[in-house]
RNA sequence: GCGCCCAUAGCUCAGGUGGUUAGAGCGCUACACUGAUAAUGUAGAGGUCCCAAGUUCAAGUCUUGGUGGGCGCA
Repeated sequence: GCGCCCAUAGCUCAGGUGGUUAGAGCGCUACACUGAUAAUGUAGAGGUCCCAAGUUCAAGUCUUGGUGGGCGCA
């Protein structure tokens, strides 16, 4: 330099052929339970879906560029 893949909650990830509320597990907070912890149960907080532009009535999802990461070739 060229090609391919990935980027969504603090962490690991899901999200069908674009559609009405953006989710799970773990973690965190409060409460219940306990003599007290752990475990368990209930509730809750936490997101500019990497950035910008485009297409569309509508974009996490499609297109283009950029940034970061991974792999391969040279």